[in-house]
Context: one part of a larger RNA
């Protein structure tokens, strides 16, 4: 651009994907074999590798989180602090992120058929799975499973709405489990979309002042304090104002 106007839901032509395999237990120390030895078959278990998804545990990382600590400059000085040395260095650590972590998957089951195995059965009075017919039979092929999917132009179904200013749509905003831009997706005062604010999980570990003990260095009570990114919940305090464009055949 089309699919003659939107909107939400589907069908599935078609493609893709996935498809391993060990070991143990019962059946059974049976069939079988003197005996050593040891099955088919049929259930059940549990694993490896490989893959999907996920973060509840273990664990990693968390350079705007909390705490130490070491030099040095600065805030006159003390006390408290900042800043700068790879984040200065150490110790921990939410949200995401992940993996070694967790959990899930092959499968089962139909149809067709290779090779092979038959039945019936003639040409050929026998005999023959084969020439007419008929039944089995594989990780293989078709469907089953999971993902794409009507540019399937054969451009499809089904529901509502809708055409002269309307259905819807889109710029703008306020974001995000979505994103390199579009794009997708929540909202946009009839509002919890962000962002503050409360509360709260959860981290990090007893602030600072003061008061006691101790010459001091420190310790103890105030106190599981204090602080706190990125989680939850609540709440219109701020900000998603006004408004502008596109927009259907007869």
């Nucleotide at each position: 651009c089309g699919u003659u106007g939107a909107u939400a839901c589907u069908u599935g032509a078609g493609g893709g994907g996935a498809g391993u395999u060990g070991g143990u237990g019962a059946u059974a120390g049976u069939a079988c074999g003197a005996g050593a030895g040891g099955a088919c078959c049929u259930c059940a278990c549990u694993g490896a590798a490989c893959g999907g998804a996920c973060c509840u545990c273990u664990g990693g990382u968390c350079u705007a989180c909390c705490g130490g600590u070491u030099g040095u400059u600065c805030c006159a000085c003390c006390a408290g602090g900042a800043g700068c040395a790879c984040u200065g260095c150490c110790g921990g650590g939410u949200a995401g992120c992940u993996a070694u972590g967790u959990u899930c998957g092959g499968a089962a089951g139909g149809g067709a058929u290779a090779a092979g195995c038959g039945c019936u059965g003639a040409a050929a009075g026998c005999a023959u799975c084969u020439a007419a017919g008929c039944a089995c039979g594989a990780a293989g092929c078709c469907c089953a499973c999971c993902c794409c999917a009507a540019g399937a132009u054969u451009a499809g179904g089904u529901a509502u709405c809708g055409u002269u200013a309307u259905a819807g749509a889109u710029u703008c905003g306020u974001g995000g489990g979505a994103g390199a831009u579009g794009a997708c997706c929540a909202c946009g005062u009839u509002a919890a979309u962000a962002g503050g604010c409360u509360u709260u999980a959860g981290g990090u570990g007893u602030a600072a002042g003061a008061u006691c003990c101790g010459u001091a260095a420190g310790g103890a009570u105030u106190u599981g304090a204090g602080c706190c990114g990125a989680g939850a919940a609540g709440u219109a305090c701020u900000a998603a104002u006004u408004a502008a464009u596109c927009g259907a055949u007869u």
Large-subunit ribosomal RNA, domain VI from a Minisyncoccia bacterium, 250 nucleotides, folded computationally. RNAcentral holds the full RNA, with entries from ENA. Its mean pLDDT, the model's own confidence on a scale to 100, is 87. The source organism's lineage runs through Bacteria, Bacillati, Minisyncoccota and Minisyncoccia.